[in-house]
Molecule: small-subunit ribosomal RNA
Organism: uncultured Candidatus Saccharibacteria bacterium
RNA sequence: AGAGUUUGAUCCUAGCUCAGGGUGAAUGCUGGCGGCGUGGAUGAGUCAUGCAAGUCAAGGGGGCCCGCAAGGGCAACCGGCAGACGAGGUAGUAACACGUAGGUAGAUCCCCCGGAGUCGGGCAUAGCCAGUCGAAAGACUGGGUAAUUCCCGAUAGUCUCGCGAGAGUAAAGGUUUUUCGCUCCGGGAGUCGCCUGCGUAGUAUCAGCUAGUUGGUAAGGUAACGGCUUACCAAGGCUACGACGCUUAGGGGAGCUGAGAGGCUGACCCCCACCGAUGGGACUGCGACACGGCCCAUACUCCUACGGGAGGCUGCAGACGAGAAUAUUCCGCAAUGGGCGAAAGCCUGACGGAGCGACGCCGCGUGAUGGAUGAAGUGCCUUGGUACGUAAACAUCUUUUAUCGGGGACGAAGUAAUUGACGGUACCCGAUGAAUAAGGGGCUCCUAACUCUGUGCCAGCAGGAGCGGUAAUACAGAGGCCCCAAGCAUUACCCGGAAUCACUGGGCGUAAAGGGUGUCCAGGCGGCCAUAUUAGUCGUUCGUUAAAUCUCUAGGCCUAACCUAGAGGCUGCGAGCGAAACGGUAUGGCUCGAGGGCGCGAGAGGUAGAGGGAACUCAUGGUGGAGGGGUGAAAUCCGUUGAUAUCAUGGGGAACACCAAAGGCGAAGGCACUCUACUGGCGCGUUCCUGACGCUCACACACGAAAGCCAGGGUAGCGAACGGGAUUAGAUACCCCGGUAGUCCUGGCCCUCAACGCUGUUCGCUCGUUUCGCGGAGUAUCGACCCUCUGCGAGACUAAGGUAACCCGGUAAGCGAACCGCCUGGGUAGUACGAUCGCAAGAUUAAAACUCAAAGGAAUAGACGGGGACUCGCACAAGCGGUGGAUUAUGCGGCUUAAUUCGUCGAGAAACGAAAAACCUCACCAGGGUUAGAAAUCCAACUGCAUUCUUGCUGAAAGGCGAGAAGCCUUCGAGGGUGUUGGACAGGUGAUGCAUGGUCGUCGUCAGUUCGUGGUUUGAACUGUUCCCUUCAGUGGGGUAACGAACGCAACCCACGUUGCCUGUUACUUAUAUAGUCAGGCGAGACUGCUCCCUCACGGGAGAGGAAGGUGUGGAUGACGCCAGAUCAGCAUGUCCCUCUGAUACCCUGGGCUGCACGCAUAAUACAAUGGCAGGCUACAACGAGAUGCAAUACCGUAAGGUGGAGCCAAUCUUCAAAACCUGCCCCAGUACGGAUUGAGGUCUGCAACCGACCUCAUGAAGCCGGAAUCGCUAGUAAUCCCGGGUCAGCCAAACCGGGGUGAAUACGUUCUCGAGUCUUGUACUCACCGCCCGUCAACUCAAGGGAGCUGGGGGUGCCCGAAGGACCGCCUCGCGCGGUACUACGGCAAAUUCAGUAACAGGGAGUAAGUCGUAACAAGGCACGGGUAGGGGAACCUGCUCGUG
Repeated sequence: AGAGUUUGAUCCUAGCUCAGGGUGAAUGCUGGCGGCGUGGAUGAGUCAUGCAAGUCAAGGGGGCCCGCAAGGGCAACCGGCAGACGAGGUAGUAACACGUAGGUAGAUCCCCCGGAGUCGGGCAUAGCCAGUCGAAAGACUGGGUAAUUCCCGAUAGUCUCGCGAGAGUAAAGGUUUUUCGCUCCGGGAGUCGCCUGCGUAGUAUCAGCUAGUUGGUAAGGUAACGGCUUACCAAGGCUACGACGCUUAGGGGAGCUGAGAGGCUGACCCCCACCGAUGGGACUGCGACACGGCCCAUACUCCUACGGGAGGCUGCAGACGAGAAUAUUCCGCAAUGGGCGAAAGCCUGACGGAGCGACGCCGCGUGAUGGAUGAAGUGCCUUGGUACGUAAACAUCUUUUAUCGGGGACGAAGUAAUUGACGGUACCCGAUGAAUAAGGGGCUCCUAACUCUGUGCCAGCAGGAGCGGUAAUACAGAGGCCCCAAGCAUUACCCGGAAUCACUGGGCGUAAAGGGUGUCCAGGCGGCCAUAUUAGUCGUUCGUUAAAUCUCUAGGCCUAACCUAGAGGCUGCGAGCGAAACGGUAUGGCUCGAGGGCGCGAGAGGUAGAGGGAACUCAUGGUGGAGGGGUGAAAUCCGUUGAUAUCAUGGGGAACACCAAAGGCGAAGGCACUCUACUGGCGCGUUCCUGACGCUCACACACGAAAGCCAGGGUAGCGAACGGGAUUAGAUACCCCGGUAGUCCUGGCCCUCAACGCUGUUCGCUCGUUUCGCGGAGUAUCGACCCUCUGCGAGACUAAGGUAACCCGGUAAGCGAACCGCCUGGGUAGUACGAUCGCAAGAUUAAAACUCAAAGGAAUAGACGGGGACUCGCACAAGCGGUGGAUUAUGCGGCUUAAUUCGUCGAGAAACGAAAAACCUCACCAGGGUUAGAAAUCCAACUGCAUUCUUGCUGAAAGGCGAGAAGCCUUCGAGGGUGUUGGACAGGUGAUGCAUGGUCGUCGUCAGUUCGUGGUUUGAACUGUUCCCUUCAGUGGGGUAACGAACGCAACCCACGUUGCCUGUUACUUAUAUAGUCAGGCGAGACUGCUCCCUCACGGGAGAGGAAGGUGUGGAUGACGCCAGAUCAGCAUGUCCCUCUGAUACCCUGGGCUGCACGCAUAAUACAAUGGCAGGCUACAACGAGAUGCAAUACCGUAAGGUGGAGCCAAUCUUCAAAACCUGCCCCAGUACGGAUUGAGGUCUGCAACCGACCUCAUGAAGCCGGAAUCGCUAGUAAUCCCGGGUCAGCCAAACCGGGGUGAAUACGUUCUCGAGUCUUGUACUCACCGCCCGUCAACUCAAGGGAGCUGGGGGUGCCCGAAGGACCGCCUCGCGCGGUACUACGGCAAAUUCAGUAACAGGGAGUAAGUCGUAACAAGGCACGGGUAGGGGAACCUGCUCGUG
């Protein structure tokens, strides 16, 4: 000191979260020792038991006991002093309670100093004795008694009162030989009382409070001032600088945190206050309204003989209760301190100590050294190894600690003695022996630390982000590692980080945030000069700021924590002195701020009145005759009772075209025909006047669009609601026809807005250019225009600067100053409650619970748009031929099945994998079998064993169980090979294409995709690659903050077309050949080279020549990437799964992949006459293939085919066309079209034909050109016709891959459909429009508000009652008496008020996995969206009016 988290990425804003420190803590796991601290925070709840305040016999008399006595002891009573301190607690209290600084109308036992005095007399009473009552507690009556008890008298002054004269008030003695006391007065010390300034929580959703209230006079009262109390008089006092009320709370020194300023806290220790079961009250006393005193009332508890009594742990221990939670019914007065006493001494749960709790801080230990075979074990592993790890074992050593034994304190002063709870403790010495002693949390990132196994969005983790759906470093376990350590984590709370309330130190155009606008009181701030003064300010001195705490320096416990001393500090307050710059105040002056006068000027500024024309509509009349109107298209609607159209006349209301503009005016809202009247503001000029008169402004007041409300008018047009017509799945909308309120006027309300420049007002300063409006000056001119300068206003573009960026930029969002308003994550919500205002609608003010980890701003790259511009493509159009209808074939879905194996599914699956399913293939099914295996490698053992042949039984076969024969090499050890057995292992078309490699499809042969360096930007990113011309092309050129380069394009490669040269047999022509054709090889040729036109250039157009012309044609070649596209079944491959008695492996037989109500896809053949059939002297190819092969001539068969075998390992032999052409028939018909289907008979292949192909005869189905829709093709192309090949025994091939033959039509063009590219625009999309997203309804959960009511608490008011008590009055037997009056606690009654709890019910809010209805918003979101208002509607919403552009 920062970090994580919004995004595809970026910058910013903003919240949330984390790392640090702390605690009187608690909880979890763990736990060796010591020191010093600390420990009932909740129920100020209730308390058993013991102790916590007594003492004095030298104040008093008596009693009891001991003693012969002297004397001593015990303690009740009277009396004195002390029980007002000490100890505890924090309930109350927002206050002179506390803190601080001052003041004085005061008191003061004990203590100190000084002065004076202490004389005389008297009345009682307890104890005690006698008696009585009571259970007790206790009480009563009578008798007698003492004092340092009480009373009276005397005396008194430096006492009190009084101007004075004068008057008035004291005392106590005791012990004993020394002193202790008593009374009065004065002073002191300390303590206390009272008063004052300042400081002292939240809330304004508490704005007014107050009757002893404020003051005065008099009296009373007090220690003392005072409404402290009473009477009378006056009507004051407090309050926005927050009174009054409510809530919360003891205050301070200080503690924690923080760089500080601050924020939070008020445990322990110290100071102060307050309290003592709750409420009230007084008495005594120096002091109390009294914790361990009294009286009364109330609640509770206890005793009781029921009559009556007793009690107060918030003292120390302890108990119960409640709680997450907090200790011993310990020892001692030895020390310190306190009370009493002359003293000895007594008392002291204050205190000194010990005990319990890791609750905290501090210290120590759990061993040290050596020790590699890097043991065993465990984990990981690429199987080689590697980690735990010198760690252990083992060896040597030490003894802190522990245990035992011995010694043994300081704390004790004060003097002669006595006296230690802690404590036989600390400490010292010795002995034993590594002996008694390590855990907790974490390891995805933040954040130090990684692997394996298990699990499979499960179980679980989590502070935030987030992990987990089969390869999880994030869950669980393990190994390893990291951090801390007698602790470690977690939870709760505080500060920090958070500049996230910003004084130090933030903001407000778009992120949250400028009030709708103006005027203005209070308040804040204020020009120049001078003088004086000074409560601000500054300096200095003094006082105070208790101690402790804190810092520094020393010192004491072995060290530290802890303790002690000194110094500093404690930022504050007060007093004295000084200064006068700034600020204040006072006085005087000034003119630049401000205002005024005078002279000009512009303007939709306002109010009222008058007038005008155009349009519209209505009425009447004329002309006229069938439509009009409206829309995308229509319809509702109007019209033969005459509309629309047109003319004339008249009525009516509202709004003012052109001028008109980025224009003008106004504070804003807003303001527009013309004229008149009245009126506000503004600008310019001016050597005039005043003389700081100023700026801002909470509250207040005024104004304030539209809609809306009330009353009365008015109503042409428009037009919420409403009615109707359309559209639609629906259409409560968009469109259309109507139409009420309203819109208009007068008066009165409402007071809101996207009231916006989303930018408060005022003042000053800071480059320029330009436009417009209104003035002025100069120059010029006859005058004006022009030109130059200047003031105000309204705009545009920019420098500097600012900004997150966009952008702002003299009209600032720049640089400064003054004042006001406002903001502090999103949602809930501008909502609820309360209050104020309003007729209402509603407005203003304005939360919380709960919930989320974001919500947001600007900009970037994409993608997308029912956005735009440009360009291209058989994309459309123009054509030709098809598909979709029929039959068949093939594939797919579906169904079926024992199985119908699997994969592929829009384009980009479906004659695809499959260039050949009868068995095999084969993965599927049924059944039969084998088990280290059908095939591979290695090891071990055994084996004369390889290999070949014959054969029996069984079986469907595979296989099983056998029998026999022949038979290797050799150096005789063995080796190679074989078989069997055993063991390592094999095998898998089993899963995962979402773990992969490789390969492929697709956009697309589209022209794109990037990089280096440089430049721009805070950055993502951009530039380059954009722009202009051009091209098939990011092709080329020009321009250019870019310059180059790469992958693509093109070219290089192959084929075809022309040709030169060379070569040539197995080829052809001819009679031969060096010729031609042909074949092969190497070359040439085409480059916009030439001419003309356009052009800067590149290039384009036309033409010539040429076999070929503008990439000649075709092919091969497929950029960065996209689709988690396809394939684990072609192959390879990670992981998982199946396999010692049976498989998901392997073998075999049979079946299946061909199954058929249907649907889809791809093809074949057709529907005929451009055709079919028959015949023909008849023609004409190319690519290819051929040795278990192609096969000729010939012969047989109607044919398929057979017999047969010449030739050929191929330019040699074999196979070689059909359409076309010619002739004839058919004559438009389901036919001499069409050939499916079926029957019969055959041929061929093969182990096998049921499921193969082919042939012959017979049969002759559907079908007469195909709905919506849809496909291919731009030239040797489409169409049409045959031929060959692969696979292959054969073939379901009509498929596929090739070959040649014949051989067209059309393209105006780019509006539309689809796709693609470039640039641009909008975006709330980025899983990228198959996106995102809104509201109702339905289900469940949660919190809050309302609520008929019900319950409880607080505070006050009025009235009733009125204890104890003191005061007052009266009576009196003068007694401590009796009665009464007012006051008053508790209690009661009543109406309100406030805060809570609870509640039927109704409403909204938030959340939840996939629910329902629609589609509102984001793109022109398909009707641009949004604000205000009003009406309407299942819902998002729709519509009207007005406003904004976001």